Predicted 3D model of a 1537-nucleotide RNA (small-subunit ribosomal RNA) from a Bacteroidales bacterium. Its mean pLDDT, the model's own confidence on a scale to 100, is 83. Rfam family: Bacterial small subunit ribosomal RNA. The sequence was found in a public genome assembly.
[in-house]
């Protein structure tokens, strides 16, 4: 001395919020919208009251009418009008008086003039103005200042006139002429003067560059006023003071470069003019300057400022009201006057406008205060006072003052008060709402008690504000001045306020209730009405419309609309970014600029520190203090973050000067390269000529075709030219700025890199303008043309095919020149320096070593740490930490457009918006989906194989059609012999008809009858209806049924898209999830993936995961092999009986079997492989072998998948009917289309005769043995059997005849005819028998279906439902019994992983253009109609200056005439800038038009880029260029939405 922890004074500071929306979710960029305050507001619906404040933002448009500056008689001459005095007269009365007239006077007073001050302030607007206009700060040695104030001198004499006024006279009128008379503080002359002014001289001081000041001599010029109460006022001149000006000059003060050059009094001097004053401020003259990228001129816009508003601050936005400063007064332009104006309520003059007129001519100027019309969404009273305060004149009294103060009117804004306060639960009534005999809200809320009286009405009292001038009194000194006292004044206003009176009385509304964002429900509508700030609600159950009910927020308001800041870090100083979201220039050189190694010394501009001035006031903040309180207001302290200016300080930066080498630059040596520019050479292939051989085809392609070819092609040999490109080497290589550069070699010319440290001493980085370079395509001119190759030709694909393919081919590639200047010119990553873990490779050089190899310097690449990113990624070649300079971005779209401008010969390019629209557009990862990407895998998915569908015939079922109905429902795989497992009535729901209406059932209450029912009769089709006859029980309380009547009724009427249940399909696929933990900002991922194996997410191993759960498998069930126990209606060896024969009988527990309970199969064992899990083996053993077969069982979840007609069910809808009852029809129609079946075309069969052999199951309104009848179907008879006991019972098969290939002894439909059976009833419309009929059909096209074993095939048999049956269906049973599987290339449906994705309603997505159709803004455009400004020529008022000036004047001067300037006025071309246009271009928008399908997956030809061409459109094609392209392999046209 520095850090760093603690601790302690002291000082300052008081403040910073976020949401909603891009996605299926998710980080992120990114705009949009909200919540917050504000206003000179304005609209909607509402409204009691003070107080304090505002109040035309628009037409600086026009303005009736009032009023806004005037005042002194102590300046003057006077007297029109009042007032006082008044001779005097008249009138009435006898008179007194009373009215009324009036000369004359008045030191009352005063119109009009004369004169003096004032009138340049007060008071209004913001048109103008981008400016010394305004803030700030200085300056004047360049200036003025009336009144007010100090100081010093001074005020003598005369003199003319013109108003007023008379008198005459023009005009309509406004206003004049003429002629005459007069006063002044009016005006003139003379005098006297100085510290004045001016000249010249000296002379001292001082400063700032011309200078300034003092003194002193000498010249020369210039003053004056009275008035009157004697006491002052005024008057002049001169020096100061203060106060207002005036000018000058740094610093700050708007948008635009699609405005880049601008400027002749311009710059700037000399020398005049002029002003108070300085100056091109003006003139003459002479030079040629002066501003401009630090933005000049130009346009557009606009008063500036204290402030105000918002903001955490920085900062944005403002200038309303109050205060400062400008401007301007109907537009334009001029000067008079004055201390001061070029004048708001003066003057002239042009001009529009308006008014009045005798047409001859004049009058006006609210951007003062009211107050009128217009405009407008909008903004007030034609009020009261000078009482305050302030001003104007004046000695004063006083007069004036729309300045002021007041007071009307408007919720316009801030603040303050009130609309009442305590109690009160049957939690009233009443509304609403609900799961409704009750319950919840509204709600202590009201009723009701009690209580208060602000407010409001009424009633008495009643103000501060006022205190001075002034009058009067007294006191002090000097008859005036001071001071004190006392009196005179009040518009507001009888108001503020007090006190009194009675009464809850006199007072509550607006908005909103999906989210944000604080508040829910009911009804009504039904993408309509409608709502919205944003995202978005509404298509039958709307907390988003509409309306009721409650509920939230603020409250005399409260919401809605404009507009400021805010939020928004979204213009980023503070405080932002550019690899991929917008964003780094194509490369580079290099002025201006900006920054700049390392050291000494000066300087002190920047910097930092103290002093000292301003920095008005008002506001703002902090403290106090007045109104009862606040709002307002007063006091005081602070702030004003600025600028000037001093003194000082010297680290940093600048400047100056010296001196350094580490930056940079030479110089020597040296290596390396596809580095440029130019020449010469070369060898392969192509093509084309020429010739030879050789003979029929070549090419070509997905397969072909055009093409070539017998006039010899393709193929091969020779020779020849001809153009362009360089194989191998060749790489992850190298060179260059970049673009790009590649066969050999010679010339030239350039950089790089190493080494060495001799030189030079910061020379250096960056780098707007600028200059130069810049693939490809493409102009221009000349050349050359092999190849290949736009366009265009055919040829082919195809719905089409202006293409993908194929044959051809012209610009073009190629040189030489010159233009173009543009790319995915990309590392989508600007240049320089400097720092920052490690590895590994490679190119050049140097060192070190014998080498391996290691070091270094400059490059080129890989991985990776830390960081750093939204992630992907980047990571010493940074997207990392730091600095320094460029270049850019700021939501998508319009659009790189349009206009301008500029560069090109065009093409085109370079700068580059608006208008309209849209909530989004967009990066990166993420789950999934999908792919005509991948990989691995599995399924009767193909393959191999066996039998069928598709033909015919019936059967069924569905479409369609018909019908009075053909009742409904299911419809891709998952609908279609399905719901239905039983339609002649019935079912039945549909259709005609005819009936009922509390109903065809049931509860339950009253009542009422003994009923009901049953029979029979009529009518009728029945259903009903009438009408006879018969007809209850009982313990006496009632039960029971019928009727009547209330209450509950009933719907197969809708919504499967409001539902529950239930089902189907994916799929018996092998998946689908959680907990913990772990990674990741997150969504998510892990686990679950990976190597192995399974049928299995099955299991093993490994693994940041361990673990669990639903599937999987196992556990149940049948079946196949034993035991054991048990045995009757089953069974019968062995015993016994017995029969023609039979377990028939005794009996018996052995066997077959019943049905209980066990066992048994685990890859356990063996060999092989394997780490293991497990795989294999015609192993073994075993009835069974690798899940033995079957069976039931079906994760998370997908299809808004089916069903409301199964059933339940919300909400809707119908109630003498859409309920219900009944006849009859119909659900069975029939031109046709499909599914699914049945029976066949035969000889592995058909027909006949015999003849065996199950297993499941069913029976009392059943099954029915045996027996007779009938060819049969069935009848008639009867026994057994509710059944291991009876009963119902096979058929292929075997065995034997026949039939011999044919529409047949196949087939068996349809038809006729006779019967049986069930049933009230077989007509529509049953089944079955028997005769006779004998159809189609000879194995079935595209195509397609099912099955891997006791399957398939083929044969009977049972069952449910059922009177009966349309059953060939379906669901079970058994008998007989097979072929085939190399394989996974392809189709199909799936699993798992990985990959792309613009898809997420997820490929049946997504999304592009043209064309139609409608609506919007917008470009051009011949014209057309304006607007400002300059230019040029003409003409030119007033009017100042300046000449002149024969006329007027004695004269001084003046009329009067030119003259320069100049407003206006007209003419002319042109530039800018608008607004509107026939016709045009494009662009955006719009639920369902058309035509293709370009993008997104390899998007079915990868895609995009930058040019050409060339097409209905997307787009295609050459060319170079990019990965921001997939897959890496057998080919493979076209495949849509």
């Nucleotide at each position: 001395a520095a850090a760093u922890u603690a601790a302690u004074u002291a000082g300052g500071a008081u403040g910073g919020a976020g949401a909603g929306u891009u996605u299926g979710a998710u980080c992120c960029u990114g705009g949009c919208u909200c919540a917050g305050g504000a206003u000179g507001a304005a609209c909607g619906c509402u409204g009691g009251c003070g107080g304090c404040a505002g109040g035309c933002u628009u037409a600086a448009u026009a303005c009736a009418u009032g009023c806004a500056a005037g005042u002194c008689g102590a300046a003057c001459g006077g007297u029109a009008a009042g007032g006082c005095c008044g001779a005097g007269c008249g009138u009435a009365g006898c008179a007194a008086u009373a009215c009324g007239c009036g000369a004359g006077g008045u030191a009352c007073a005063c119109g009009a003039g004369u004169g003096g001050c004032g009138c340049a302030c007060g008071g209004g607007u913001g048109c103008g103005u981008a400016a010394c206009g305004c803030g700030u700060a200085u300056g004047c040695a360049a200036c003025c200042u009336g009144c007010c104030u100090g100081c010093g001198a001074c005020c003598g004499g005369g003199a003319c006139a013109a108003a007023a006024c008379a008198g005459c006279u023009g005009g309509a009128a406004a206003c004049g002429g003429c002629u005459g008379c007069u006063a002044a503080u009016a005006u003139c002359c003379c005098a006297u003067g100085g510290c004045c002014a001016c000249c010249a001289c000296g002379u001292a001081u001082g400063g700032c560059a011309u200078c300034a000041u003092g003194c002193g001599u000498g010249g020369u010029g210039u003053a004056a006023a009275g008035a009157u109460u004697u006491a002052u006022u005024g008057g002049u001149c001169g020096c100061g003071g203060a106060u207002g000006g005036g000018c000058a000059u740094g610093c700050g003060u708007a948008u635009u470069a699609u405005u880049a050059g601008c400027u002749a009094g311009u710059u700037g001097g000399c020398g005049g003019g002029g002003u108070a004053a300085c100056g091109g401020c003006c003139c003459a003259c002479c030079a040629a300057g002066g501003c401009g990228a630090c933005g000049a001129u130009g346009a557009u816009u606009a008063g500036g400022g204290g402030u105000u508003c918002u903001g955490a601050g920085a900062g944005g936005a403002u200038u309303a009201a109050c205060c400062c400063c400008c401007a301007c007064a109907c537009u334009g332009g001029a000067a008079c006057u004055g201390a001061g104006a070029c004048a708001c309520g003066g003057u002239c003059c042009a001009g529009a406008c308006u008014c009045c007129u005798a047409c001859g001519g004049g009058a006006g100027g609210c951007a003062g205060c009211a107050g009128u019309a217009g405009g407008g969404a909008a903004u007030a009273u034609u009020g009261g006072g000078c009482a305050a305060u302030g001003g104007a004149g004046g000695c004063a009294a006083c007069u004036c003052u729309g300045a002021c103060c007041c007071a009307g009117c408007c919720a316009u804004g801030c603040c303050g008060c009130g609309u009442g306060a305590a109690g009160g639960a049957a939690g009233a009534c009443g509304g609403c709402c609900c799961u409704a005999u009750g319950g919840g809200u509204u709600g202590u809320a009201a009723a009701c008690u009690u209580c208060u009286u602000u407010u409001a009405u009424c009633g008495u009292a009643g103000a501060g504000u006022a205190a001075a001038c002034c009058u009067g009194g007294c006191c002090a000194c000097g008859u005036g001045u001071g001071g004190c006292c006392a009196g005179c004044u009040g518009a507001g206003a009888g108001u503020a306020u007090a006190c009194g009176a009675g009464g809850a009385a006199u007072a509550a509304g607006u908005a909103u209730c999906g989210g944000c964002u604080a508040a829910c429900u009911c009804c009504g509508u039904g993408c309509c009405a409608g709502c919205a700030g944003c995202c978005g609600c509404g298509g039958u159950a709307a907390u988003a419309c509409g309306g009721g009910g409650g509920a939230u927020a603020c409250g005399a308001g409260c919401g809605u609309u404009a507009u400021c800041c805010g939020g928004a870090u979204u213009u980023a100083u503070u405080g932002g970014g550019u690899u991929u979201a917008a964003a780094g220039g194509g490369u580079g050189c290099g002025c201006a600029g900006g920054c700049g190694g390392a050291u000494c010394g000066g300087u002190a501009a920047g910097u930092c520190a103290g002093g000292g001035g301003u920095g008005a006031a008002a506001a703002g903040u902090u403290g106090g203090g007045g109104c009862u309180c606040a709002a307002c207001u007063c006091c005081a302290a602070u702030c004003g973050u600025g600028c000037c200016u001093u003194u000082g300080a010297u680290a940093c930066u600048g400047c100056c000067g010296g001196a350094c080498u580490a930056g940079a630059g030479u110089g020597c040596g040296a290596u390396a390269g596809a580095c440029g520019u130019g020449g010469c050479c070369g060898g392969a292939a192509u093509g084309u000529g020429a010739u030879g051989u050789g003979u029929a085809g070549c090419g070509g392609u997905g397969a072909a075709a055009u093409g070539c070819u017998u006039a010899g092609a393709u193929a091969u040999g020779u020779c020849a030219c001809a153009g362009a490109a360089c194989a191998c080497c060749g790489a992850u290589c190298g060179a260059g700025a970049a673009g790009u550069c590649a066969g050999g070699u010679c010339a030239c010319g350039a950089g790089c890199u190493c080494g060495c440290a001799a030189c030079u001493g910061a020379c250096g980085c960056u780098c707007a303008g600028g200059c130069a370079c810049g693939a490809a395509a493409g102009c221009g001119u000349g050349g050359g043309g092999a190849u290949c190759a736009a366009a265009c030709a055919g040829g082919a694909u195809u719905a089409g095919a202006u293409a993908c393919c194929c044959u051809g081919g012209u610009a073009g590639u190629c040189c030489a020149c010159g233009c173009u200047g543009u790319a995915a010119a990309c590392g989508a990553u600007g240049a320089u320096c400097a720092c920052u873990c490690g590895u590994u490779g490679u190119u050049g050089g140097u060192c070190a070593g014998c080498a391996a190899u290691g070091a270094u310097c400059a490059g080129c690449g890989g991985c990776c740490a830390a960081g750093c990113g939204a992630a992907a990624g980047c990571a010493a070649u940074a997207a990392g930490u730091g600095a320094u300079c460029c270049a850019c971005c700021u939501g998508g779209g319009g659009a790189g457009u349009a206009c301008g401008a500029u560069c090109g010969c065009a093409a085109g390019g370079u700068u580059g918006a608006a208008a309209c629209u849209c909530a989004a557009a967009g990066g990166a990862a993420u789950u999934g989906a999908c792919g005509g990407g991948g990989g691995c895998c599995c399924g009767c998915a193909c393959a191999a194989g066996c039998g069928g569908a598709g033909g015919a015939g019936c059967a069924u079922g569905u479409g369609g059609u018909u019908u009075a109905a053909u009742u409904c429902g299911a419809u891709g795989a998952u609908a279609c012999g399905c719901g239905a497992g039983g339609a002649a009535c019935c079912u039945u729901a549909c259709c005609c008809g005819g009936g009922c209406u509390u109903g065809a059932a049931c509860g339950u209450a009253a009542g009422a009858c003994g009923a009901a029912g049953u029979u029979g009769c009529a009518g009728g089709a029945a259903a009903c209806u009438g009408c006879a006859a018969c007809g209850c029980c009982u313990u006496c309380g009632g039960g029971c049924g019928u009727c009547u009547u209330g209450c509950g009724a009933g719907g197969u009427g809708c919504u499967g898209c409001a539902u529950g249940g239930u089902u189907g399909u994916c799929g018996u696929c092998a998946g689908c999830u959680c907990g913990u933990g772990c990674c990741g900002u997150g969504a998510g991922g892990u686990g679950u993936u990976a190597g192995g194996u399974u049928a299995a997410g099955u299991c093993c191993u490994g693994c940041a995961a361990c673990g669990a759960g639903c599937g999987c498998a196992a556990c149940c069930c049948c079946u196949a092999c034993c035991u054991c126990c048990a045995g009757u209606u089953a069974c019968c060896a062995g015993c016994a009986c017995g029969u023609c024969a039979u377990g028939g009988u005794g009996g018996g527990g052995a066997c077959u079997c019943u049905g209980g309970a066990g066992g048994a199969a685990c890859u356990g064992c063996c060999u092989a492989c394997g780490c293991a899990a497990g795989u294999a083996g015609a192993g073994a053993g075993g009835a069974a072998g690798g899940u033995g077969g079957g069976g039931a069982u079906g994760a998370c979840g997908u299809c808004a998948a089916a069903u409301c007609a199964g059933c339940a069910c919300g909400g809707c809808c119908c109630u003498u009917a859409c309920g219900u009852c009944u006849g009859g029809g119909g659900c069975g129609a029939c031109a046709c289309a499909c599914g699914u079946g049945c029976u066949a075309c035969a000889a592995u069969g058909g027909c006949c005769g015999g003849u065996a052999c199950a297993g499941a199951g069913g029976g009392c309104a059943g099954c029915c043995a045996c027996c007779c009848c009938g060819c049969g179907a069935g009848g008639g008879g009867g026994a057994g059997c509710g059944a291991a006991u009876c009963u119902c019972g096979a058929a292929a098969g075997c065995c034997g005849g026949u039939c011999u290939c044919a529409g047949u002894u196949c087939g068996g439909a349809u038809c006729g005819g006779a019967g049986u059976c069930u049933g009230c009833a077989a007509c529509u419309c049953g089944a079955c028998u028997c005769c006779g009929u004998g159809a189609a059909g000879u194995u079935g096209g595209a195509u397609u279906c099912g099955c891997u074993a006791g399957u398939a095939a083929u044969c009977g048999c049972g069952c449910a439902u059922c009177a009966g049956c349309c059953a060939u269906g379906g669901c079970g049973c058994g008998g007989u019994g097979a072929a085939u599987a190399c394989g996974u290339u392809c189709c199909c449906g799936g699993g798992c992983c990985u990959u792309g994705u613009a898809c997420a309603c997820a490929c049946c997505g997504c999304c592009c253009g043209u064309c139609a159709a409608g609506c919007c803004a917008u470009g051009a455009a011949a014209g057309c109609c304006g607007g400002g400004g300059g230019u040029g020529c003409c003409u030119g008022a007033a009017g100042u200056u300046c000449g002149u000036g024969a006329c007027c004047g004695c004269a001084a001067g003046g009329a009067g005439c030119g003259a320069c300037c100049u407003a206006g006025g007209g003419c002319a071309a042109a530039a800018c800038u608008g607004g509107u246009a026939a016709c045009u271009g494009g662009g955006g928008c719009u639920a369902a038009g058309u035509c293709g399908u370009a993008a997104c997956a390899a998007g079915g030809u990868a895609g995009c880029c930058g040019u050409a061409c060339c097409g209905g459109a997307a787009g295609g094609u050459g060319u170079g260029g990019c990965u921001g392209g997939a897959a890496u392999a057998c080919c493979u046209c076209c495949u849509u939405u």